Glycine riboswitch aptamer from a soil metagenome, 86 nucleotides, folded computationally.
Model confidence (mean pLDDT): 77 of 100.
It matches the Rfam family "Glycine riboswitch aptamer". Its family is annotated with glycine biosynthetic process in the Gene Ontology.
The sequence is in RNAcentral, with records from MGnify.

[in-house]
Formats: sequence, C1' cells, structure tokens
RNA sequence: CCGUCCGGGAGAGUUCGCGCGCACCCAGCGCGCGGCGCCGAAGGGGCAACCUCCCCGGAACCUCUCAGGCCCAAGGACCGGACGGG
Repeated sequence: CCGUCCGGGAGAGUUCGCGCGCACCCAGCGCGCGGCGCCGAAGGGGCAACCUCCCCGGAACCUCUCAGGCCCAAGGACCGGACGGG
C1' cells in the first nucleotide's frame, strides 16, 4: 500500500401526480415511473492551500450535483481492530 471480515459512521420529502398489485369499487398499504423541492460522505468533475522552490506528478471533509441519495432498512466517504498478501 492492497484485499477480506468485524465494530462505529452524517445530511436531505414518510412531498405531488400517474400506472400496477393486494379478487372488484372507495379507503389504505406496497412497488414502479415522472414532476417539484432538497442533501452532500459511493463514484465522477472543478478550484488549489500544501507536498522547501521551478517542471512533472500528487492533492481537501472546499466546490458542482452528472451519477447517487432524502421514514426505517440498505448503502455510505472516513475511523478503529483482526487476518492475509505485496
């Protein structure tokens, strides 16, 4: 430095419409698609403090929001531990 496992791990809609399913209608629930609003911590783009200075190269938790996400769950940058490899 890389991989696997374990533990911790934030933000933002329980929004609106349509379709489908729950045997049928209403209600309700679930799923999918779309609209509007929003978030910033997968990934990706931008700026550059810094790496003693120049070139090269690297580079943020800043910034954009393409992607992703907005009850819970899952995911999750990053942190700690164990094991394995280089």